[in-house]
Parts: sequence; structure tokens; C1' cells
RNA sequence: GCCCCCGUAGCUCAAUGGAUAGAGCUCCGCAGUCCUAAUGCGGCAAUGUAGGUCCGAUUCCUGCCGGGGGCA
Repeated sequence: GCCCCCGUAGCUCAAUGGAUAGAGCUCCGCAGUCCUAAUGCGGCAAUGUAGGUCCGAUUCCUGCCGGGGGCA
């Protein structure tokens, strides 16, 4: 330098063009207990970035950024 794959919550993953972007774990609060834990209820929190297509984009297209792999 060229090619391929990936990027969503603190972490691991869903959402294959349409409803308020969900789940588990974590964290916080409450209940619970003599205390702690298990357990139950509630809460906080995310689409790498800039454009494009579309009535509508996490999803499709392009550039850039970051990570991984391959060729040289």
C1' cells in the first nucleotide's frame, strides 16, 4: 500500500428498513434479614464519527477514526 471482518449500556450480546433500541451480568435505591447473602421490585446508562439514500436508517451506500486478520 491492497483486500476482508468488526464497532450498540461499565461488560457480554440482541434488534436483517417502521412501535418507547431490548436482555443477562454489573452499578444505585427500596423491600427482605438480628447482620450479610440469596431472592423480589424499581432506577441509571448505549447505536464510533461525518455525510448520502429513503416518508422512515442500529440496519443500505460513501469518506474518516479505532480494533482484528490476510497478502506484499
RNAcentral holds the sequence, with entries from ENA. Predicted 3D model of a 72-nucleotide RNA (transfer RNA) from a Candidatus Kaiserbacteria bacterium. It matches the Rfam family "tRNA". Its family is annotated with triplet codon-amino acid adaptor activity in the Gene Ontology. The prediction has a mean pLDDT of 81. Lineage of the source: Bacteria > Bacteria candidate phyla > Candidatus Kaiseribacteriota.